[in-house]
This is a predicted structure of a 396-nucleotide RNA (Bacterial RNase P class A) from an Acidobacteriota bacterium. The model forms 97% of the base pairs in the Rfam consensus. Rfam family: Bacterial RNase P class A. From the family's description: Ribonuclease P (RNase P) is a ubiquitous endoribonuclease, found in archaea, bacteria and eukarya as well as chloroplasts and mitochondria. Its Rfam clan is "RNaseP clan". Its mean pLDDT, the model's own confidence on a scale to 100, is 77. Taxonomically the source falls in Acidobacteriota (Bacteria, Pseudomonadati).

C1' cells in the first nucleotide's frame, strides 16, 4: 500500500414566504377566533418472532395432555435477549457459528455399494492342529478260507475353522508391535485411544490435567418418536372505562323438564324449601373438584343501536460528569422534556450551499412513515465517516 475481522455514526444543511398540528399565555366579538412562544415521524418507525407494562374476566385449585426451553456462571422487570467463559466446528489469524441435557432405558431411520451396517458377516483368500468324508498304502488281532474288526501314516478337498491380508462403501465392531495358533483373533503382553469405576491438583462452575483399576472396546442419528430437567391462566388499546340515546326483557315450533322427605291450602299434572340427581355459565384443552344459577339445547321469523369523552404519552425515559464491574450492566450527582394525529397533523414553493455522475446541456440522491407503550431478536439499505484488530508484500 493492499485484502480482510470487529464496533460505533451520517444518511443531507440554511435563508425567505405561505400552510397544518399537540400544548403554554394572553385578548376577546365564545368562533372550525386572533396574537406571541416553543415542540412536530426512525435506525429500522417494517417483519409480528420473543418478553414484559397496563387493561379485563377467574382468585379454586389439582392432574393429565400440549407447548417452549435445554453447556456454566452473571446482567435484567422479564426473555427464547445480552455479556463473560467451557466444549465442538470453521478460518493462516483477527474473529466468526453452535437447535450445547441423554444413544449403556426402549422404539425407529440410513440410497448405492458390499458377504455384513450395530448382540453384523463370508465374496476373493489363508488353514491339514483335532473332529469328519473320500482315496491310497501298511501294521496288529480274530478266522480253514472268504472276510471281519481295530488303529496308524500319507495325499486330497474345504464339510469344518477364520475375520489378520485384499475388496465394497462416506462409515465394517479400537490402533501400532511382539508372542501365540493350523491358520488367525486383545487369544496374551507393552505402549496409545476410548469406555466404566476409584482418587489428586486448579476453577463458584461447566470443564481441565493427571494416577490407580479393569481386555471392558458396546457406530452414527433425537430441529426422528422417546427420556430427563426446568417453566407456562387467558385475552389484547378494535384491551377496557364513563355519559347519553333507541328498542321488542318480541313472537313460533321441536326436545327437555328426575327422586326423595316436609310445609301450606284453593287438593291440583298445584305451589313453596331442602337434600340427591341432571344441566348451564364461569378468557386454551380434557378429566377431578369449587363458586353462582333452574333451567336450558337447536331451528325459523322479526326489531333497536353502531354517538360522545376518556384510555393517550413523565418513561423499566434522554443526556452529561463520576464511581464500581473483564464485560453486559448498576449506583449516585446534575439536567432536560424530545409527535400524540383521531379517517388521521408533522408540509409546499423558491434559492444558496453540501453529496455522486457527466458529452458540461444537465441529471440523479438507499431501505423507507409513527397510532397504548418499552427491551430484544431478525429483514432492508445508495452513498459514506471513524476507531481497534489480524494477515500478505515493500522500506527502515
Nucleotide at each position: 500500500c493492499g485484502g480482510g475481522g470487529u464496533c460505533a455514526c451520517c444518511g443531507g444543511g440554511g435563508u425567505a414566504c405561505c400552510g397544518c398540528u399537540g400544548c403554554u399565555c394572553g385578548c376577546c366579538a365564545u368562533g372550525c377566533g386572533c396574537g406571541a412562544g416553543g415542540g412536530g415521524a426512525g435506525g429500522a418507525a417494517a417483519g409480528u418472532c420473543c418478553g414484559a407494562a397496563c387493561u379485563c374476566c377467574a382468585c379454586a385449585g389439582g392432574a393429565c395432555a400440549g407447548c417452549a426451553u435445554g453447556c456454566u456462571g452473571g446482567u435484567u422487570a422479564a426473555c427464547g435477549a445480552c455479556c463473560a467463559g467451557g466444549c465442538g466446528g470453521g478460518g493462516c489469524a483477527a474473529c466468526c457459528c453452535g437447535a450445547c441435557g441423554g444413544a449403556a432405558a426402549g422404539u425407529g431411520c440410513a440410497a448405492c455399494a458390499g458377504a455384513g451396517a450395530g448382540u453384523a458377516g463370508a465374496c476373493c483368500g489363508c488353514c491339514u492342529a483335532a473332529g469328519g468324508c473320500a482315496a491310497u498304502u501298511g501294521u496288529u488281532c480274530c478266522g480253514c478260507a472268504a472276510g471281519g474288526a481295530a488303529g496308524a501314516a500319507u495325499u486330497g478337498a474345504a464339510c469344518g475353522g477364520u475375520g489378520a491380508g485384499g475388496g465394497u462403501g462416506a462409515a465394517a465392531c479400537g490402533g501400532u508391535g511382539c508372542g501365540g495358533u493350523a491358520a488367525g483373533a486383545g487369544c496374551g503382553c507393552a505402549c496409545c485411544a476410548g469406555u466404566g469405576c476409584g482418587g489428586g491438583u486448579g476453577g463458584c462452575g461447566a470443564c481441565a490435567u493427571c494416577c490407580g483399576u479393569a481386555g471392558c472396546u458396546c457406530g452414527g442419528u433425537a430441529a426422528a418418536c422417546c427420556c430427563c430437567a426446568u417453566g407456562c391462566g387467558g385475552a389484547g388499546c378494535a384491551a377496557g372505562a364513563u355519559c347519553a340515546a333507541a328498542u321488542a326483557g318480541g313472537g313460533a315450533a321441536a326436545c327437555g323438564c328426575g327422586a326423595u322427605g316436609u310445609g301450606g291450602c284453593u287438593u291440583g299434572u298445584c305451589u313453596g324449601c331442602a337434600u340427591c340427581a341432571a344441566g348451564a355459565u364461569g378468557u386454551g384443552g380434557u378429566c377431578c373438584g369449587c363458586a353462582u344459577c333452574u333451567g336450558g339445547u337447536u331451528u325459523c321469523c322479526g326489531g333497536g343501536u353502531a354517538g360522545a369523552u376518556c384510555g393517550c404519552u413523565u418513561g423499566a425515559g434522554g443526556c452529561u460528569g463520576g464511581c464500581g464491574g473483564u464485560a453486559a450492566c448498576g449506583g449516585c450527582a446534575g439536567u432536560c422534556c424530545c409527535a400524540g394525529a383521531g379517517g388521521a397533523a408533522u408540509g409546499g414553493u423558491a434559492u444558496c450551499c453540501a453529496c455522486c455522475c457527466u458529452u458540461c446541456g444537465g441529471g440523479g440522491a438507499a431501505c423507507a412513515a409513527a397510532a397504548u407503550u418499552c427491551g430484544g431478536c431478525u429483514u432492508a439499505c445508495a452513498g459514506g465517516u471513524g476507531a481497534c484488530c489480524c494477515c500478505u508484500c515493500a522500506c527502515c